[in-house]
RNA sequence: GGGCGUUUAGCUUAGUGGUUAAAGCGUCUGACUUACAUUCAGAAGAUCAUAGGUUCGACUCCUAUAAUGCCCACCA
Numbered sequence: 001g002g003g004c005g006u007u008u009a010g011c012u013u014a015g016u017g018g019u020u021a022a023a024g025c026g027u028c029u030g031a032c033u034u035a036c037a038u039u040c041a042g043a044a045g046a047u048c049a050u051a052g053g054u055u056c057g058a059c060u061c062c063u064a065u066a067a068u069g070c071c072c073a074c075c076a
Base pairs, nucleotide, nucleotide: 001072002071003070004069005068006067007066010025011024012023013022018056027043028042029041030040031039049065050064051063052062053061
């Protein structure tokens, strides 16, 4: 330099272009317990990497950029 992926909550991941973006773990609160753990109930937590574009409507499609992974090539 070229090609192909990935980017969504603190972490791991879902999410046919169509109502308020979902789950597990974790965190917090309460119940339970002498206490802790387990269990149960509830809550908080996301500018869907960034910026544009297409569309009545975009996490989803297109373009560029960034980060990251793999493969290939070049130089030495």